The part of an RNA shown here (large-subunit ribosomal RNA, domain IV) has 329 nucleotides and comes from Geomonas sp. Rfam family: Bacterial large subunit ribosomal RNA.
Context: one part of a larger RNA
RNA sequence: UGAUGUUGAAGGAACUCGGCAAAUUGCCCUCGUAACUUCGGAAGAAGAGGGCCCUCGUCUCGGGCAACCGGGAUGAGGGGGCACAGAGCAGGGGGUGGCGACUGUUUACCAAAAACACAGGGCUCUGCGAAGCCAAUGAGGCGACGUAUAGGGUCUGACGCCUGCCCGGUGCCGGAAGGUUAAGAGGAGGGGUGCAAGCUCUGAAUCGAAGCCCCGGUAAACGGCGGCCGUAACUAUAACGGUCCUAAGGUAGCGAAAUUCCUUGUCGGGUAAGUUCCGACCCGCACGAAUGGCGUAACGAUCUGGGCGCUGUCUCUACGAGGGAUCCG
Numbered sequence: 001u002g003a004u005g006u007u008g009a010a011g012g013a014a015c016u017c018g019g020c021a022a023a024u025u026g027c028c029c030u031c032g033u034a035a036c037u038u039c040g041g042a043a044g045a046a047g048a049g050g051g052c053c054c055u056c057g058u059c060u061c062g063g064g065c066a067a068c069c070g071g072g073a074u075g076a077g078g079g080g081g082c083a084c085a086g087a088g089c090a091g092g093g094g095g096u097g098g099c100g101a102c103u104g105u106u107u108a109c110c111a112a113a114a115a116c117a118c119a120g121g122g123c124u125c126u127g128c129g130a131a132g133c134c135a136a137u138g139a140g141g142c143g144a145c146g147u148a149u150a151g152g153g154u155c156u157g158a159c160g161c162c163u164g165c166c167c168g169g170u171g172c173c174g175g176a177a178g179g180u181u182a183a184g185a186g187g188a189g190g191g192g193u194g195c196a197a198g199c200u201c202u203g204a205a206u207c208g209a210a211g212c213c214c215c216g217g218u219a220a221a222c223g224g225c226g227g228c229c230g231u232a233a234c235u236a237u238a239a240c241g242g243u244c245c246u247a248a249g250g251u252a253g254c255g256a257a258a259u260u261c262c263u264u265g266u267c268g269g270g271u272a273a274g275u276u277c278c279g280a281c282c283c284g285c286a287c288g289a290a291u292g293g294c295g296u297a298a299c300g301a302u303c304u305g306g307g308c309g310c311u312g313u314c315u316c317u318a319c320g321a322g323g324g325a326u327c328c329g
Stems, first nucleotide, its partner, number of pairs: 001324001004321001007318002010315002014313001019310001027051005036041001038158001052079012080084001092308001097303002099300002104116002120156007132142003159295004164225003169222002171218005178213003184207002189202005226244005253287001254284001265281005
């Protein structure tokens, strides 16, 4: 000096991005245990007491023919130590909010998560030689020795309360009409050549599918969900009115939010002091309803902020141990 462990006066997070690391707790028995809750939980909540050894008594269980042996519970009295779950093994606990319901899964070698999955929900395709997929111009195979309570695709993601308006654009579905439209059919007419018959080239009407146009439907399909001006007997604000545009102008709920630029918004709480946090307000730059909205008990090596206990994290370092490197002799 670095690594690994041990101990520490007084203080106890003052350390730090952050209690990171360490410390505390730790077993068994008895008592006791809140909000909230999907009534299962939350719970080992929290918290309190006991635990060694000796003597005597009571009840009881097992074994044995019996003498007796072994165990459990309980009452009373006594003994020793610094320490009685005497070493070792062996939960720190409580309250709040975000996200995700949960157990699971993942970037083999920087990410374990609020990402993926998930039961549950919806839409859609598929009637069986199914759809879809592999192989593909194949036979064949998977689907499935299944048959719409089945199988495929896609979105959402337990549960509770719900899921508003817009079909103009794009997509998809439907539509015996009409428009357009290829090959093909058709052949008026025209050209070349020939004496001619003919051969050959060209060619107008007209008849020709799907598709597109057109007419409808459809948003848990892709998606979208306004502006300006005025108005109430203080002021302010505008339930109200006018006007322009649109396919329709954002409903419920939530809201400075994992979303808020201005912004450390404003008010309240917590602190002596709080760009974070919690509760409100709403002026939502630029929330919003299965690219789901808002809640939610339980769960989480998750993230945020606060407090109890505890500590060498710190004030501020100190002593000592074994081993390594280096230095001096």